RNA sequence: UACUGAUAAUAGCAAACCAUUCGAAAGUUUGGGACGCAAAACUAAAGGGCCUGUAAAAUGGUAGCCAGUUUCCAAC
Numbered sequence: 001u002a003c004u005g006a007u008a009a010u011a012g013c014a015a016a017c018c019a020u021u022c023g024a025a026a027g028u029u030u031g032g033g034a035c036g037c038a039a040a041a042c043u044a045a046a047g048g049g050c051c052u053g054u055a056a057a058a059u060g061g062u063a064g065c066c067a068g069u070u071u072c073c074a075a076c
Stems, first nucleotide, its partner, number of pairs: 004074002012037002017032003022027001035064001041069003047066002049062003
């Protein structure tokens, strides 16, 4: 230094599930809870995919699918 990542340090996030808010649904809010995560941080007004929905159609949702931007630490 990074197209690298450990049985290391520090800090952080939180799947399923339960209760709960909003919603037609997908999904979401809050609390509990941890399957996992170096970007599981931010972005849904760059783009693709997926989910819901419809006769057809997203101006709905998903960033823990890809992606874009930023970023802690460091052994061999």
A computed fold for a 76-nucleotide RNA, annotated as c-di-GMP-I riboswitch aptamer.
The sequence was found by an Rfam model in a public genome assembly.
Of the family's consensus pairs, 93% are formed in the model.
Model confidence (mean pLDDT): 80 of 100.